RNA sequence: CAGGUUGGCCGGACGGUCGCUCCCCUGUUUCGGCAGGGGGGAGGAAAGUCCGCUCUCCACAGGGCAGGGUGCUGGCUAACGGCCAGGCGGGGCAACCCGACGGAAUAGUGCAACAGAGAGGUAGAUUGCCCCCUUGUGGGGCGAGGGUGAAACGGCGGUGUAAGAGACCACCGGCGCGGGCAGCGAUGCCUGCGGCCAGGCAAACCCCACCCGGAGCAAGGCCAAGCAGGCGCAUUGGGGCGGCCCGUCCCGCAAAAAGCGCCGGGUAGGCUGCUAGAGCUUCAGGGCAACCUGAAGUCGAGAGAGAUGGCCGUCCACGACAGAAAGCGGCUUAUAGGUCGAACUGGAUA
Numbered sequence: 001c002a003g004g005u006u007g008g009c010c011g012g013a014c015g016g017u018c019g020c021u022c023c024c025c026u027g028u029u030u031c032g033g034c035a036g037g038g039g040g041g042a043g044g045a046a047a048g049u050c051c052g053c054u055c056u057c058c059a060c061a062g063g064g065c066a067g068g069g070u071g072c073u074g075g076c077u078a079a080c081g082g083c084c085a086g087g088c089g090g091g092g093c094a095a096c097c098c099g100a101c102g103g104a105a106u107a108g109u110g111c112a113a114c115a116g117a118g119a120g121g122u123a124g125a126u127u128g129c130c131c132c133c134u135u136g137u138g139g140g141g142c143g144a145g146g147g148u149g150a151a152a153c154g155g156c157g158g159u160g161u162a163a164g165a166g167a168c169c170a171c172c173g174g175c176g177c178g179g180g181c182a183g184c185g186a187u188g189c190c191u192g193c194g195g196c197c198a199g200g201c202a203a204a205c206c207c208c209a210c211c212c213g214g215a216g217c218a219a220g221g222c223c224a225a226g227c228a229g230g231c232g233c234a235u236u237g238g239g240g241c242g243g244c245c246c247g248u249c250c251c252g253c254a255a256a257a258a259g260c261g262c263c264g265g266g267u268a269g270g271c272u273g274c275u276a277g278a279g280c281u282u283c284a285g286g287g288c289a290a291c292c293u294g295a296a297g298u299c300g301a302g303a304g305a306g307a308u309g310g311c312c313g314u315c316c317a318c319g320a321c322a323g324a325a326a327g328c329g330g331c332u333u334a335u336a337g338g339u340c341g342a343a344c345u346g347g348a349u350a
Base pairs, nucleotide, nucleotide: 001346002345003344005342006341007340008339009338010337012315013314014313015312016311017310018309020041021040022039023038024037025036026035027034028033043321047332048331050330051329052328053327054326055216056215057214058213067212068211069210070209071208072086073085074084075083076082087101088099089098090097091096102207103206108205109204110201111200121153126146127145128142129141130140131139132138133136154172155171157169158168159167173197174196175194176193177192178191179190180189181188182187220272221271222270223269229263230262231261232260233259237251238250239249240248241247279298280297281296282295283294284293285292286291316319
């Protein structure tokens, strides 16, 4: 210098002007607001709603069945299907990336397209190899070579044989049963015995271990017009028309009505839940890390038809994906461009 790998960070800036929403102060009001001033106002994903949790209501003795989820080990965490560290397997020259990675599929059941003779049974003669005889549409032995396939019943060399074969032997590989060492552990290294070699698939049923009640802030709580309902008052007339009289209107005549008062539930409506929290920033300490502990500082949207926008100017790298609705931790997906680091491979120069 080029290329790939990987981990962070930023995600137009400044000024003017006109608006929108929330809060505070002052003034004003016909109580609905209005005016002035000051302050706060989207994101790294606010998204998908895929996991986990807080909160709220409902349900709930205990145990089991059914159903669902998770699945190497050790940590972290409120919890998780998340994160960190490690092991094993796979890919890459490497940096690094990927893995549902329990049952070493000898508990059982099941599955394997096409091709192939045969797909798991101590199987299978398709091309073949070998032997025998009465030489033909004969009888028998063989899983070694070829062929098919993702996969054909360990590999390789010998012994053996008619030809062969783990049939037998050495070595290698796998499996099973042991031993020693290291590690908390997953596991690794070394080693002994057994020809055990009958394979693969559990994101197939199944088995094992652990976990799991439902609905969601339109959850839920409080206050409460009007209408309807219930109860009471008043002892003859009662009530409305602002206090009184007249007038007028409504109702009532003997147990009711109008009126007034009270009550419970509760509609419209209002308030709350509502944003100070597993918060954020900076230090210090512990830890490889995830993370934990402590100190100091800080407050950074809260609507309810739902605000965060438009225009102008200057500058640059010319601006992507996209927008809160109870809150929080993750995962996943989208993203113009910029920026900082780390290790790797190749080349050049000194």